Description:
A computed fold for a 79-nucleotide RNA from Sulfurovum sp., annotated as c-di-GMP-I riboswitch aptamer. The sequence was found by an Rfam model in a public genome assembly. Its mean pLDDT, the model's own confidence on a scale to 100, is 86. The source organism's lineage runs through Bacteria, Campylobacterota, Epsilonproteobacteria, Campylobacterales and Sulfurovum.

Parts: sequence; C1' cells; structure tokens
RNA sequence: AACAGAAAAAGCCAAACUCGCUGCGAAGCGAGGACGGAAAGUCAUGGGUCUUCAUUGUGAAGAUAGCCAGACUACCUGU
Repeated sequence: AACAGAAAAAGCCAAACUCGCUGCGAAGCGAGGACGGAAAGUCAUGGGUCUUCAUUGUGAAGAUAGCCAGACUACCUGU
C1' cells in the first nucleotide's frame, strides 16, 4: 500500500418510540432511548422512494446517505 474480517481490544454511531423546536410537507435538529451497524463517517453524482408546486404531455424545487450503486477518508487484526 492492497485485500479480507469484526473473533479479541479500545472505541464510535444510533432504529422504532417519547418530549421540545423548525418546516406547507416529506423530513430535520436537540434530549432521552437502543433495533441494529465494519464505514450506520462525509458527498445528492446516477437510480429508486417520498413531499410540494404546476400539469395536455410532463417539468421544477425539496427530502431520503440507516434504499441501491458510486466517489473520498478512516481505528484494530490477519494475509
């Protein structure tokens, strides 16, 4: 450096749900809480799904990274 893995060790994140706040909404943020995760770290690039506005066709804007693919970075161990 590349590949593989999570058995060990140190750690990390945090589903559903509840409360509060923001938003037209999908949803997001904070606290609690753990279903789970070897990238459940970051990125909306390509699909998918969802929301809003229009709509004859169809388009635009937004959300989702814990939907899939891809890109960048990364602890430990082994080869």